[in-house]
RNA sequence: AUUCAUCUUCGGGGCCGGGUGCAAUUCCCGACCGGCGGUGAUGGGGCGCAGCCCCUAAGCCCGCGAGCCGCAAGGCAGGAUUUGGUGAGAUUCCAAAGCCGACAGUACAGUCUGGAUGGGAGAAGGUGAAG
Repeated sequence: AUUCAUCUUCGGGGCCGGGUGCAAUUCCCGACCGGCGGUGAUGGGGCGCAGCCCCUAAGCCCGCGAGCCGCAAGGCAGGAUUUGGUGAGAUUCCAAAGCCGACAGUACAGUCUGGAUGGGAGAAGGUGAAG
């Protein structure tokens, strides 16, 4: 280095404008948002520069979390992308056009209110042990 144990801290964004209506941030037109790990041809930086290292890089590729059941292990439920370009290679780059978003409440909600001062994938650091 790494592994195990343990503790602490951190750990989600969004309805601006208009229409209809008794009533809608829920419908309609337009607006806005994108958790965590992996992958990665992006961008940036460094070095002893045929190369290597560090940071960064996907809502819709792979997996996880949030909901429900269970004492737990675990189980159940649960979304979405194409076309063109470059290239040896891209659902990740560039261009364009699309699509998706738990449960409860309420005029039908990704954006309001609520469970939630909760939970949480995980991230950073401390301590101890092995090595």
Model confidence (mean pLDDT): 82 of 100. The RNA shown here (FMN riboswitch aptamer (RFN element)) has 131 nucleotides and comes from Edaphobacillus lindanitolerans. NCBI's taxonomy places the organism under Bacteria, Bacillota, Bacilli, Caryophanales, Edaphobacillus.